[in-house]
Context: one part of a larger RNA
RNA sequence: CUGGGUGUAAAGGGAGCGUAGACGGAGUGGCAAGUCUGAUGUGAAAACCCGGGGCUCAACCCCGGGACUACAUUGGAAACUGUCAAUCUAGAGUACAGGAGAGGCAGGCGGAAUUCCUAGUGUAGCGGUGAAAUGCGUAGAUAUUAAGAGGAACACCAGUGGCGAAGGCGGCGUGGUGUUGUGUUUCUGACACUGAGGCCCGAAAGCGUGGGGGGAGCAAAACAGGAUUAGAUACCCUGGUUAUUCCACGCCGUAAACGAUGUAUAUUAGGUAUCGAGGCUGUAUAGGCUCCGGUCCCGCCGCAAACGCAGUAAGUAUUCCACCUGGGGAGUACGUUCGCAAGAAUGAAAGUC
Numbered sequence: 001c002u003g004g005g006u007g008u009a010a011a012g013g014g015a016g017c018g019u020a021g022a023c024g025g026a027g028u029g030g031c032a033a034g035u036c037u038g039a040u041g042u043g044a045a046a047a048c049c050c051g052g053g054g055c056u057c058a059a060c061c062c063c064g065g066g067a068c069u070a071c072a073u074u075g076g077a078a079a080c081u082g083u084c085a086a087u088c089u090a091g092a093g094u095a096c097a098g099g100a101g102a103g104g105c106a107g108g109c110g111g112a113a114u115u116c117c118u119a120g121u122g123u124a125g126c127g128g129u130g131a132a133a134u135g136c137g138u139a140g141a142u143a144u145u146a147a148g149a150g151g152a153a154c155a156c157c158a159g160u161g162g163c164g165a166a167g168g169c170g171g172c173g174u175g176g177u178g179u180u181g182u183g184u185u186u187c188u189g190a191c192a193c194u195g196a197g198g199c200c201c202g203a204a205a206g207c208g209u210g211g212g213g214g215g216a217g218c219a220a221a222a223c224a225g226g227a228u229u230a231g232a233u234a235c236c237c238u239g240g241u242u243a244u245u246c247c248a249c250g251c252c253g254u255a256a257a258c259g260a261u262g263u264a265u266a267u268u269a270g271g272u273a274u275c276g277a278g279g280c281u282g283u284a285u286a287g288g289c290u291c292c293g294g295u296c297c298c299g300c301c302g303c304a305a306a307c308g309c310a311g312u313a314a315g316u317a318u319u320c321c322a323c324c325u326g327g328g329g330a331g332u333a334c335g336u337u338c339g340c341a342a343g344a345a346u347g348a349a350a351g352u353c
Base pairs, nucleotide, nucleotide: 003325004324005323006322007307008306012321014201016199017198021194025088026087028085029084030083031082033081034080035077036076037075038074039073040072041071042070048066049065050064051063052062053061054060091191092188093187095184096183097182099180103177105175106174108172109171110154115149116148118146119145120144121143125136126135162169163168206251207250208249209248211247212246223239224238225237226236262320264318265317266316267315270298271297273295274294275293276292278290279289280288281287302309303308326353327352335346336345337344338343
C1' cells in the first nucleotide's frame, strides 16, 4: 500500500463557514472522451505455458504452437459515466401569514443576602469544633432596630423543559439583531452534499496594557497563628496581604472541549412521556383523534466480543472528510511555525518487552 476498523479494546478533528477536489435529482435529443465490440499493424530474441525431439536420465539444449493481459490506426454500439442543448419540480433556496425560545450585543432598572461604616436599645459573652484553642468582646462585642456605602450573584418559577454550530446561555423591561419550527405552495429551477489547505468562533486557568473597583467566596504560593499527630511543611479552625474571580481592550487556543458516537441523504415493528406550531372533533381556553418538527424512556428485526444500540442506530445502504495499525520509550527529542511568556501545533528514532 492493500485489507480491516474508529461508543467502552489503538482510532471522530473542540465547533462552524468555505476554496481546490471528490461526489450528485427526473425525463428528452445530439456527440462519442471513458466503456463495449470487429479488423489491421506492432508487441525483438531469450525467459514462461503446452506438444514434440537431442545429450543413457535429469538439469541443460533444440523445434513448433500459445501467451506477452499492452499500444497505435480504423469501422461500429449508445445502456451507464462524461459533455453539449433545450426542459421539469420531488432536493435546495425564496416569498407571505401567524408562532416559540436562559440565542448573541448595548445601555437602563430592581429586590433578597453577605461585608463595612454611623447612630439607638442592651449586657457578658460571641464564634468555632469530633472536642478544643487561636480569634472577637466591658475602649461595650454577638443579638436587635434605623439610615448609608460598595461589589458580585440573580432564591422560588425550574422541568427527563427551552435556545445555540460548538464553547455555552437563567432577575425585570427597552432598543436594534441572528436562527429555527409550522401553514400556504408565490417565485427560481439542481443553485445540492462534503470539504485537504484557509478563515473565523472557542469553558476554565494563565498572560499583557492604562489599569480601575475590591463585597462575599476561593486560597495555588509566601503566609501568621490554633488544633490534630510520633512528626503534620496536610486534611479541620481563626485571620489578613498580593494575585484570581468582575469591567475595558488585546493575547493564549487548550479540557473527560463527552453522546468518549464526524457530516449529509434515504430507508427499516411498535408503545409511552414531554416541548413548539397546524388540522379534525368537541359548548369549551377541558378532553379525544391526527400530522410535521424537537427532547426523553421502553422495546422487535438487525447489529455487537460483550456491555448494550435500536426511526435522535452502534441496523440497512450511499457521499465526502478526519483518524488508527502491539506495549513502553513519548505526545518526549530535534527541526519548523505560532506565542510577550506559560507553552501550543506538527512529531520521530535507538537500545527494550
A computed fold for a 353-nucleotide part of an RNA from an uncultured bacterium, annotated as small-subunit ribosomal RNA, central domain.